Notes
This is a predicted structure of an 85-nucleotide RNA (c-di-GMP-I riboswitch aptamer) from Firmicutes bacterium UBA2203. Taxonomically the source falls in Bacillota (Bacteria, Bacillati). The coordinates come from a structure-prediction model, not an experiment, and the mean pLDDT is 87.

RNA sequence: UCUUGCUAAGGGCAAACCUGUCGAAAGACAGGGACGCAAAACCAAAAGGCCUAAGGUUUUUAACUAAGGCGGCUGGGUUGCCAAG
Numbered sequence: 001u002c003u004u005g006c007u008a009a010g011g012g013c014a015a016a017c018c019u020g021u022c023g024a025a026a027g028a029c030a031g032g033g034a035c036g037c038a039a040a041a042c043c044a045a046a047a048g049g050c051c052u053a054a055g056g057u058u059u060u061u062a063a064c065u066a067a068g069g070c071g072g073c074u075g076g077g078u079u080g081c082c083a084a085g
Base pairs, nucleotide, nucleotide: 002085003084004083005082012037013036017032018031019030020029021028022027035072041078042077043076047074048073049070050069051068055065056064057063058062
């Protein structure tokens, strides 16, 4: 430096759920909590995909629509601990 994550050590993050706040919702944030994660660290939502539909539109029991969201759906960029080869 590259590849890998079978073993060990020290650590890190924190799904569902609960409480509170914000939000039309999806969801976000804080605290608790751990399903998992070797990048579940950082960047990016103008790569693909997914969720919601306030407002708007229409042929108005409804349908469509992102200017709202998801990076813990996949892909991409940058950096990086330990171990093994």